[in-house]
RNA sequence: GACUCAGCAGGCGAUGGAGUUCGCCUUAAACCGCCACUCGCUGAUAAUUCCUACUCACAA
Numbered sequence: 001g002a003c004u005c006a007g008c009a010g011g012c013g014a015u016g017g018a019g020u021u022c023g024c025c026u027u028a029a030a031c032c033g034c035c036a037c038u039c040g041c042u043g044a045u046a047a048u049u050c051c052u053a054c055u056c057a058c059a060a
Stems, first nucleotide, its partner, number of pairs: 009026005016051006033041002
């Protein structure tokens, strides 16, 4: 100096926030949905639960 592993810590998982769990990345990476790509389509989750926003139906 290079490579690998481990620890601590941090970051990320297609649009907001929080709890829990899982996965990934770490000195640049993990990550940045689909499509007939000037158009059109699904979803606020990685998974689960709750809140908020949006949409539909019903009732007051």

Model confidence (mean pLDDT): 77 of 100.
The RNA shown here (Fluoride riboswitch aptamer (crcB RNA motif)) has 60 nucleotides and comes from a Cyclobacteriaceae bacterium.